Bacterial RNase P class A from a Bryobacteraceae bacterium, 373 nucleotides, folded computationally.
The organism belongs to Bryobacteraceae, within Bacteria.
It is recorded under the gene name rnpB.
The sequence is in RNAcentral, with records from ENA.
Its Rfam family is "Bacterial RNase P class A". The family is grouped with related families in Rfam's "RNaseP clan".
Order: sequence, then C1' cells, then structure tokens
RNA sequence: UCUGCCGGGCAGGCGAUCGCCCGCCUCGUGCGGGAGGAAAGUCCGGUCUCCACAGGGCAGUAUGCCGGCUAACGGCCGGGGGAGCAGCCGAGAGGCUCGUUCUACGGAAAGUGCCACAGAAAAUAUACCGCCGGAUUUCGGUCUGGUAAGGGUGAAAUGGUGCGGUAAGAGCGCACCGCGGUUCCAGCAAUGGAACCGGCAGGGUAAACCCCAUACGGAGCAAGACCAAAUAGGGGAGUUGGAGCGGCCCGCUCCAUUUAAGCUCCCGGGUAGGUCGCUGAUGAGCGGGGCAGCAAUGUCCGGCCUAGAGGAAUGAUCGCCGCCCUUUCUCACGAAAGGGAGACAGAAACCGGCUUAUCGCCCGGCAGACACU
Repeated sequence: UCUGCCGGGCAGGCGAUCGCCCGCCUCGUGCGGGAGGAAAGUCCGGUCUCCACAGGGCAGUAUGCCGGCUAACGGCCGGGGGAGCAGCCGAGAGGCUCGUUCUACGGAAAGUGCCACAGAAAAUAUACCGCCGGAUUUCGGUCUGGUAAGGGUGAAAUGGUGCGGUAAGAGCGCACCGCGGUUCCAGCAAUGGAACCGGCAGGGUAAACCCCAUACGGAGCAAGACCAAAUAGGGGAGUUGGAGCGGCCCGCUCCAUUUAAGCUCCCGGGUAGGUCGCUGAUGAGCGGGGCAGCAAUGUCCGGCCUAGAGGAAUGAUCGCCGCCCUUUCUCACGAAAGGGAGACAGAAACCGGCUUAUCGCCCGGCAGACACU
C1' cells in the first nucleotide's frame, strides 16, 4: 500500500427560487415546524384501553449454565463450561493459553423412536481379514475353540499411550493421560483446585417424541371515551269521530268508541358525521458534562422541546462547498481542468429490543500478500 474478517459511527452541509402538509396570530404572497437508522418485518417485551376472571387441574405455547442490568423481555452486560483455529509443552496418550472465533449450554441411568451408505456388528449382541491352541489332512486346506492387539468399514465401534504379561491376547497387572466418585478448600453462584478412592461404566441423537423446572387470560388505537343529524323503527304524554235540527255559533238528539290509527310534543338506543384518545415538561424524552460500576446500567448538574393526520404532506430545480475517478503541473504537501456517484427505504397511539435491507465514506482491532528499512 492492497485485500479479507470483526466491532463502532455517518447517512452529505449551506444558500436561493417554486411547491405540498400542519400549527399560530397581528390574517399578511406573514411567522414557526415538517421522517429513519432502520420509520420495514410485526418476531419478542412493555405503557395505555376494553372484555373476562372463586379455587385447583389438564391441554397448549415459550424459555432453559451462573450472576447482574432493566418498567419488562426470548434483550443487554459480565463470568463459567464446551468446541474450532493458532501458538507452546510432551516420546505418546494428551495438556496449557490475560490469544482469537463460535456456542439453544437442563435431563440420554423414566420410557419410546431413529442412527443413511459402508461394515461381521450401530447397541447388549457380535468377528470379515487376521493372530493363537487343539484335531485332521491328499499339505492346498478343513473343523473346533480362544482373542479383540493389528488390518478393514464408518460421522460414530465398548477408554488411550507405554511397559510387563500371555499360546495369542485382553485393565489381566503396573505407570502416566483421560474418566467417575468421596472429602476438603476457593467462589454469591455456574464452577474450579487439591488429596484419596475406583480398573472404567448402558455409544450417539432431546433445534426427535418425551421428562423436569419456570413463565404465560384474551383482544388490540379500526383499542376505547364523549357529542350527535336526516330517514326508519321503539317508549311516554296530550288531542279526538260521524249523522241530524240550524243561515252560523252555542246547544240538543242519535250512532260509534273508551282507545286503534292519525296529528302534536317529549324521551331513549343506534348510524352518518364530529371531538377526544394523539404525542407528551407528572416524559421509561433528546443530546452534553461529572460521579459510581470491568460493563450493561444507575445517579446528579445545567441545556433543549423536535411531524402529528386524513389513506396520509415531508418534494423539485439551481449555485457553492464536500466525496470518488481520470488527466496535467509540482521533489513533495498540494493545485487546476474534465467527468461521475448519492443506496436501502419511508412516520399513522407510543416506548425498549431483535432480525432483515442498505451506494459510499470515516475510526479502531485482527489476519494475509507485496515492497522498503
């Protein structure tokens, strides 16, 4: 210098003109405000709202080493264990590391299932090639028994390395490594260390069923609250008809009815529509600084209010600066000219996470290659 990986950050800036949405008043060609790091997926957790709710159990779903943080979490931080890589130690089995990357990491001795191909054998049974003993032999073998060292298969084969031992072998015996158990010590704990004991075990798989422990009522701002028309329908109150006499009214007589329909007024429910919820100063708010803490985070001080809404605005053009490339000039720093790029995407009650998408640039760490000293 280049490339790759990991972690963190930015997501162009300023100005002019023309628009779009919202708010405010002094109503003017006025002033102020106007997307994101993911606004996305809606995968977790909460705020808020309504509905449901004696108690217990079953089913279902999720989570699963330990400690801490948090409003909460399946999130984050720290620690432990394990695995890969690298390096080092050891004859070897194997071990170690302020290294680095990953880790759904409870239970395989409750039960059930599965373990392709290959292989004798994939889980309580066994021996293909071998090795060894015995018998037999036509000397090629054959039969029978022992063995699991060696070879072979496989992702995985019933601890490993070495010495002894043996007919050959075998934890059969011993040393070491690994493993299991007990006790003690250290640690809040996961767990670790030491000593002693045990020849060493029923291989793997639970992101297979399952078992164990823990948690979980449901729906979601189209939640929900308030105001409320026309039309239709519901309830309540009031009112009352026809004929004859008669110019008309009062009145009288007869008939019908005791309230149906109609009319008037009132009440209540619901719809359209409107207002609130709704965007924040009683905020899990934003960004600084101090302090505590390894950190996540907490706390204190002073500063700032930053879209709100409806199927829904947040845009376009130009100039200067910035970014990238090429060429020229310069010892170099750099300068000039020309050209180019600008992604993913987009609020809809709100907040904390996770996941996914993302042109280009910057910072830090690690690894590799090349060149120089």